[in-house]
RNA sequence: CUGGCUCAGAUCGAACGCUGGCGGCGUGGCUAACCCAUGCAAGUCGAACGCCAACGUCCCCUUCGGGGGACAAGUAGCGUGGCGGAAGGGUGAGUAAUGCAUGGAUAACGUACCCCGGGCACGAGGAUAGUCCGCCGAAAGGCGGCGCAAUACUCGAUGAGACCACACGGAGGCAUCUCCGAGCGGUCAAAGGGUUGGGAUUCUUCGGAACCUGCCGGCCUGGGAUCGGUCCAUGUCCCAUCAGCUUGUUGGUAGGGUAACGGCCUACCAAGGCGAUGACGGGUAGCCGGACUGAGAGGUCGACCGGCCACAUUGGGACUGAGACACUGCCCAGACUCCUACGGGAGGCUGCAGGGACGGAUAUUCCGCAAUGGGCGAAAGCCUGACGGAGCGACGCCGCGUGUAGGAUGAAGCCUUUCGGGGUGUAAACUACUGUCAGGAGCCGCCAAGCAAUCCCGCCCAACAGGUGGGUGCGUUGAGGAGCUCCGAAGGAAGCCACGGCUAACUCCGUGCCAGCAGCCGCGGUAAGACGGAGGUGGCGAGCGUUGUUCGGAAUCACUGGGCUUAAAGAGCACGUAGGCGGCCCGCCAAGCGCUUUGUGAAAUCCCUCGGCUCAACCGAGGAAUCGCUUGGCGAACUGGUGGGCUUGAGGCAGGUAGAGGCGUGUGGAACUCUUGGUGGAGCGGUGAAAUGCGUAGAUAUCAAGAGGAACGCCGGUGGCGAAAGCGACACGCUGGGCCUGCUCUGACGCUGAGGUGCGAAAGCCAGGGGAGCGAACGGGAUUAGAUACCCCGGUAGUCCUGGCCGUAAACGAUGUCCACUAGGUUGGGGAUCUUUUGACGGAGUCCCAGCCGAAGCUAAAGUGCUAAGUGGACCGCCUGGGGAGUACGGUCGCAAGGCUAAAACUCAAAGGAAUUGACGGGGGCUCACACAAGCGGUGGAGCAUGCGGCUCAAUUCGAGGCAACGCGAAGAACCUUAUCCUGGGCUUGACAUGUACGGAUGCCUACCUGGAAACAGGGUCGGUUGCCCUUCGGGGUGAAACGUACACAGGUGCUGCAUGGCUGUCGUCAGCUCGUGUCGUGAGAUGUUGGGUUAAGUCCCGUAACGAGCGAAACCCUUGUCGCUAGUUGCCAGCGGAUCAUGCCGGGGACUCUAGCGAGACUGCCGGUGUUAAACCGGAGGAAGGCGGGGAUGACGUCAAGUCCUCAUGGCCUUUAUGCCCAGGGCUGCACGCGUGCUACAAUGGCUGGGACAGAACGACGCAAGACCGCGAGGUGGAGCAAAUCGUUAAAACCAGCCUCAGUUCGGAUUGGAGUCUGUAACUCGACUCCAUGAAGUUGGAAUCGCUAGUAAUCGCGUAUCAGCAACGACGCGGUGAAUGUGUUCCUGAGCCUUGUACACACCGCCCGUCAAGUCAUGGAAGCCGGUAGCACCCGAAGUCGCUCCGUAACAGGGGUGCCGAAGGUGAGAUUGGUGACUGGGACUAAGUCGU
Repeated sequence: CUGGCUCAGAUCGAACGCUGGCGGCGUGGCUAACCCAUGCAAGUCGAACGCCAACGUCCCCUUCGGGGGACAAGUAGCGUGGCGGAAGGGUGAGUAAUGCAUGGAUAACGUACCCCGGGCACGAGGAUAGUCCGCCGAAAGGCGGCGCAAUACUCGAUGAGACCACACGGAGGCAUCUCCGAGCGGUCAAAGGGUUGGGAUUCUUCGGAACCUGCCGGCCUGGGAUCGGUCCAUGUCCCAUCAGCUUGUUGGUAGGGUAACGGCCUACCAAGGCGAUGACGGGUAGCCGGACUGAGAGGUCGACCGGCCACAUUGGGACUGAGACACUGCCCAGACUCCUACGGGAGGCUGCAGGGACGGAUAUUCCGCAAUGGGCGAAAGCCUGACGGAGCGACGCCGCGUGUAGGAUGAAGCCUUUCGGGGUGUAAACUACUGUCAGGAGCCGCCAAGCAAUCCCGCCCAACAGGUGGGUGCGUUGAGGAGCUCCGAAGGAAGCCACGGCUAACUCCGUGCCAGCAGCCGCGGUAAGACGGAGGUGGCGAGCGUUGUUCGGAAUCACUGGGCUUAAAGAGCACGUAGGCGGCCCGCCAAGCGCUUUGUGAAAUCCCUCGGCUCAACCGAGGAAUCGCUUGGCGAACUGGUGGGCUUGAGGCAGGUAGAGGCGUGUGGAACUCUUGGUGGAGCGGUGAAAUGCGUAGAUAUCAAGAGGAACGCCGGUGGCGAAAGCGACACGCUGGGCCUGCUCUGACGCUGAGGUGCGAAAGCCAGGGGAGCGAACGGGAUUAGAUACCCCGGUAGUCCUGGCCGUAAACGAUGUCCACUAGGUUGGGGAUCUUUUGACGGAGUCCCAGCCGAAGCUAAAGUGCUAAGUGGACCGCCUGGGGAGUACGGUCGCAAGGCUAAAACUCAAAGGAAUUGACGGGGGCUCACACAAGCGGUGGAGCAUGCGGCUCAAUUCGAGGCAACGCGAAGAACCUUAUCCUGGGCUUGACAUGUACGGAUGCCUACCUGGAAACAGGGUCGGUUGCCCUUCGGGGUGAAACGUACACAGGUGCUGCAUGGCUGUCGUCAGCUCGUGUCGUGAGAUGUUGGGUUAAGUCCCGUAACGAGCGAAACCCUUGUCGCUAGUUGCCAGCGGAUCAUGCCGGGGACUCUAGCGAGACUGCCGGUGUUAAACCGGAGGAAGGCGGGGAUGACGUCAAGUCCUCAUGGCCUUUAUGCCCAGGGCUGCACGCGUGCUACAAUGGCUGGGACAGAACGACGCAAGACCGCGAGGUGGAGCAAAUCGUUAAAACCAGCCUCAGUUCGGAUUGGAGUCUGUAACUCGACUCCAUGAAGUUGGAAUCGCUAGUAAUCGCGUAUCAGCAACGACGCGGUGAAUGUGUUCCUGAGCCUUGUACACACCGCCCGUCAAGUCAUGGAAGCCGGUAGCACCCGAAGUCGCUCCGUAACAGGGGUGCCGAAGGUGAGAUUGGUGACUGGGACUAAGUCGU
């Protein structure tokens, strides 16, 4: 940088957890369109019509059983008839278009009730329900008969008018056509019914009727309004792994049907119709206004409210009607439930409640028609689970409250602490005050608008009756709620989540990779701000969290607004169809486009303003908006269309030109192999080395001749050609393309290109040839742990040719094609031109091609840069995290191999690009080091010592673990030391510190007794001694020290070195490690510090975008080597003197040595050479010393969680009659073994004996100890001297002489026996030493490995610390004697610098791949098995429409039979989709499995 994952926001018809005071407004079965008990949800009209009770009360009669009458009442009820049951209410199954939205059309239509206009209502008829009688049935229900009515039904009349047919006139229109007027013919009406509105008159059985009028109704007709039907255009999800679909299909003619057009239906005719602008098929889904989100564009959704559609148990069907194919109507079929007398019946909550079931989940079987609305009615009114309300649920939004003010350097409690304190915190208490909500009591027409007596006005009317429209308004209607007043009292009312980062908020305790957390990253393995609790804090608050959903963040599908060289992504290349895009000029059109305009875009919602509920939520009014579609007009720049013209794009023509461009035919030489022959005679060949192989049957080598196949050396080039793949000997023939030049032609003919078509390396396939070399497979030989490889010897397909397939590659410039524009420089190839008179050479500009370097720009960077990855344009292809997977399934291509197309489940929190710093490399370069090499001596073998492991043990205390643990901690384990080492015995304020309280003068010292191993426990007396103050010396007071008791506390070598400090080891005395400023880079970072020299060195010099600086290196310090000065005791003694057996012994001396202080000296200073005139190096002189003179101290930034809690210190944890303290004994020393470090040896450069020399540095009073004596000796006795340059402490090897003479020895000394010495309370476990005796292994050490470069190695002894003694052969020092080798850097090890690669970064002891084995999960295949879905064919055929036929009626009806169609059902063959399936394939994941690398 790319890229995914994740979070913070908003949202919800939610659910779950914890919690819960009040109110308002909303909202509440998202799942089973699953099943439903019960009640209710659609009736009404007596002013259309027929009939007509009962309970009860009263009266009468009575044989007292009862009967009759009146009221009840023309009421309830039944039926006919009318209107309404098509609305209202519910739900979202189906539906991707018969739907919906928007805009149109209907000249192709309907419309009950309502409104307006015109006209009319004459005459007649027969039925029927109900009732009653009889009958059947369990019921539901039904049958027969008598008789009666209508606004029920039927017939006839009339026809202003309507409709139909014919012809006519007029008007209009978008085709078919439509409208108006008059004529003739045909068809079609009605209920003059109701009325207790009023009324002069007539009749009357006195009930009333007729009539007039009003009102309500009826019929015909025109119009309106409303509501519908139908048609058209546009828009409307996913899958192309659904690509072809269609027979009533597409159209026509005729007929039928409908309110109406139409294949809507039927017959016939034609063969059409649809489709990559996605038909057909599959999946999903009611659509919209809108809702949520968003900056917007967009995305998602369609709960509540509103519009439309669809559905009503499932499927089919029609009837009635204005309207239905009808939620609470009918018929049939199916499933289910219920009743039943078994014969039959009944039913449909997706209405309101309610129940069951399902589910994470969703309410009352409430009140009322008071309001709004609906049905009926003249009206009163009735009905209304519509609706108005209430109830339940924090489900949502909004509002209110749980008090307000004062109140401490700040209570208690709790938390924390560095113990001082801090926090909770004005918080509480306390004081004063207020009164919201809830509670109690009371008041109240606010929700009332309506109806309606009265009165007024208008209209109808003969009428002042009456009716009707408008106003007034006595009276009256509340399911439920609101409002107001008073009482009372801080009283009844706070939780939830979080606090590691994102992300506001921190501590303690518990826990100890457990328990748990977690949205992502990730926390938890003993100090957890991440788990759990607590305190505190933050956030929100009657809620808070969690889960789920959607949008956002995500520019992460990018229209706004992304990309494709290397991150995912350019098709292998070309030609070309559709499509997209397209040069210059002129005219016209007006589709796009712009301006304006018409209608629409329902209401609600959103937004603005104002208003009503105390505010808000909520509600009302007005406006705006609704970005869309549509009507008319205007404009003509641009796009488009059309007509005309042009030449610059493109192409043609002419003349040249370069080339491995392609194809065919032929020819050639070199090499190779083979064959034949000659020469020749033992090997050849091959490799790291070999072997297999070939060869005396004559190879290899060599000569000659011949045969064969393949490839074409040199030229040859970051050269040429081609679209790519690709093309290389030569000649000829055929043929494609490019480039240059031109005073030539056509006239936009162009670019790109989904599908499509062609070409397309190698390998592979088919057929036929060919086959020299090479050479998969295969065989053999080697290599190796293995070696199915790399190497070698052979060798088949193949490689070659012809024909046909395949169609892929890191087919790459990892860069699609085309066009235009944008600095230069340089090289190569092709062409023509100019220049010098011509030509060559050169020069100049120019067109094309191929490279390099680079400006600007671009890019994450690397890079790119006129051959773009720059700036723009056109078109195509492709990408959207990694894995699963370019896989499965499906399709398609292929002979096959396989190709193309191409998922999902599941899984991960990344995968990836470029660059940076490190680290690493069996990468490179340069350079160091006893790193190797060259040497010397060792270790590894032996014995012993010592440490470690292991084993053992009651215990063998603990630590250290490659280098860098192992003679290390330990510079001294017999006791002590010594430890939670073991066994046993004891103590508990403790062996040690501090404080407080109390005690009493206890205490302390010496001696004593008992038990005991001691520690300790117990007892107990004599003597001595004891602070300070006062004192009358009798004593009193006090309590410091000490003691006892008690309490705080002590103590711990208990744990954690992975909590730490300090100290130390190591890389490494390696030359490195950094900083400031500047510069470069988006940045990490780079530069400096790289480069050229040089050095031991990042030492110095030069160069240099760096300039300086720091820590390291060096120097300063100590020591040693030379000299000088000073000083001269305890050291020294040259000269002088003295003394002695002898000795600086003495006087003396400072010369010398020495001692120990101060100085000098060495700096590449001088000379020569080399080098860059530098730094420096080489050589030389001088010098004690020469290029750092030797040695030491000194150790950069850092690394190893290196070591140490057992030196010390220290956090935390643990322990407290023990893990503390004391004591005795044992152990740390145990021994089959293994390892490290040493000592002594194996001998003659030696051993032994004897002799006799030469150091340095140390140490000494609890000491060193001389001389002397004793002892073989260790040692003893004794003690001079010495707090030490004074005294004390043998130096050994070497050297001289002698013996030994190569052996298990006169080497070697282990081991063992005996005898001793010394230290110490004490040498059994378990000391050292001495003497005598013994005399082991061992004869120079396998693989391997260590040290050392000069006073070094080797070798020799001496001293010291610790210490009573000593296991010391160790450690640390000291001197004596005193070498060899190397001048190199190939290799091993380690290190430094530069560079390179990297998939490593706990950094190669890294990372990581695949098989196998184990577990879990999802998935593909699979003989089959079991379902779903949609169609097809056939069979059967209910109801029913339509048709035919028979019967039937006064008429309309109706009935029987039958034909076509026809639901469910049955059969069959397929399609498609899902589940399951022995077995099988791969895949993913899983701390410590196997094999390899």
Small-subunit ribosomal RNA from an uncultured organism, 1493 nucleotides, folded computationally. The coordinates come from a structure-prediction model, not an experiment, and the mean pLDDT is 82. The sequence is in RNAcentral, with records from ENA, Greengenes and SILVA.